[in-house]
Context: one part of a larger RNA
């Protein structure tokens, strides 16, 4: 020096990307007390205080034994013992009374996901998956969907309050505009549309040519966005300036509504302002022409929950200032 431990005065996160480490601190039981928010259930063991040993005396209560009395045979009174529980008072010892073992650190913001749950056996447990709820489509049962070459089978001892296939993801509040493109569904016809068939032509016969007929499909016309998806630009303008309610114009299928917004989304960017700090590319709250937010690819809030992420505060500490000592193991050195 290594591994595993023990202990450290004073300071107390100055360490570090970050309080990582579980190191320390908290801890059981009883009593008091308990904010904010809330879906009124919770949050909550919130937080924060106090008590706790032993001895003596005593009160109440419970259980059990003995003796004796009453009795409606269920019980019950008195006396005297044992055990347990809850108190009150006094005394007493220690630094310390859940004395060992065992045994929550607490709290304030914000993000994401509603929640319990599931997952990369062996580097990822999560914000990913699922979920109840919401919603779209298919299907009337000899059904839809799925497996199989078929026979046959699953769903299904089921039957639309059902089953199958998608999307979204509790609750609250909402879910705007666009059917031009792609796709789905429906409709219509003097339109287009193959072969066959029929008729005609050509030919010795066939091939071939023309016409008639005419399905799906196309074309056309509608409709559907909780289908795939999409949701503009220029110029001017109000009695200082600035801004632009407003106007003109090009253009589209429609030109992004409510919300939210420097965001897990913002390039510029360490945006600007406020706040937290002695100091913050950090956190939070605002602002908004948002490079490139936005409404079930769901938008915005949200109590509870989380080995989730991020940022504060208190407590606590060898993380550090700044190292030291000790124990054990292994290794190494000397010797036999």
């Nucleotide at each position: 020096a290594u591994a595993a431990g023990u202990u450290a005065a004073g300071g107390g996160a100055a360490u570090u990307c970050g309080g990582c480490a579980u190191a320390a601190a908290u801890a059981g039981u009883c009593c008091c007390g308990u904010a904010u928010c809330u879906u009124c259930g919770g949050u909550a063991g919130a937080a924060g205080g106090g008590a706790u040993g032993u001895c003596u005396a005593u009160u109440c209560u419970u259980u059990u034994g003995u003796a004796u009395g009453a009795u409606u045979c269920a019980u019950u009174g008195u006396a005297u013992g044992g055990g347990g529980g809850a108190g009150u008072a006094g005394a007493u010892c220690a630094c310390a009374g859940u004395a060992a073992c065992a045994a929550g650190g607490a709290u304030g913001g914000c993000a994401c996901g509603a929640c319990u749950g599931u997952u990369u056996a062996c580097c990822a447990a999560a914000a990913a998956c699922g979920u109840a709820g919401c919603u779209g489509a298919g299907c009337g049962c000899a059904a839809u969907u799925c497996c199989g070459a078929a026979a046959g089978g699953a769903c299904g001892c089921g039957u639309a309050c059902g089953c199958u296939c998608g999307g979204u993801g509790a609750a609250g509040u909402c879910u705007g505009c666009c059917c031009a493109g792609u796709g789905g569904u429906g409709g219509u016809g003097u339109c287009c549309a193959a072969a066959c068939a029929c008729a005609g032509g050509u030919u010795u016969c066939a091939a071939c040519c023309u016409g008639u007929c005419g399905a799906a499909g196309g074309c056309c016309c509608a409709u559907c966005a909780a289908a795939c998806g999409g949701c503009g630009g220029g110029c001017c303008u109000a009695a200082c300036u600035a801004u632009g309610a407003g106007g003109c114009u090009c253009u589209u299928a429609a030109g992004g509504u409510a919300g939210c917004g420097u965001a897990a989304u913002g390039c510029c960017u360490u945006g600007u302002c406020a706040u937290c700090u002695g100091a913050a590319u950090g956190g939070u709250g605002a602002c908004g022409u948002g490079c490139a937010u936005g409404a079930a690819c769901g938008g915005c809030u949200u109590a509870a929950c989380g080995a989730u992420g991020u940022u504060g505060u208190c407590a606590c500490u060898g993380u550090c200032c700044c190292u030291a000592a000790c124990u054990u193991a292994a290794a190494c050195c000397c010797u036999c």
The part of an RNA shown here (large-subunit ribosomal RNA, domain IV) has 336 nucleotides and comes from a Candidatus Pacearchaeota archaeon. The RNAcentral record of the full RNA draws on ENA. The coordinates come from a structure-prediction model, not an experiment, and the mean pLDDT is 82.